[in-house]
RNA sequence: UGCCAGGUAGUUCAAUGGUAGAACACCGCACUGUUAAUGCGGGAGUUGCAGGUUCGAGUCCUGCCCUGGCAG
Repeated sequence: UGCCAGGUAGUUCAAUGGUAGAACACCGCACUGUUAAUGCGGGAGUUGCAGGUUCGAGUCCUGCCCUGGCAG
């Protein structure tokens, strides 16, 4: 430098162009000798950045940034 894959909640990951979700973690409540476990509930997102297409973009297109791999 080129090519490929990836970037979404604190973490690991989903999401056919049509309300951004799950698990774990965290907080509260219930349960109980206490903790743990279990059950119920809650908070948490500028979907890497900037544009474009579209009635509508996490998703499609362009450029850039970051991570990993391959080639030189």
Predicted 3D model of a 72-nucleotide RNA (transfer RNA) from an uncultured bacterium. Its mean pLDDT, the model's own confidence on a scale to 100, is 81.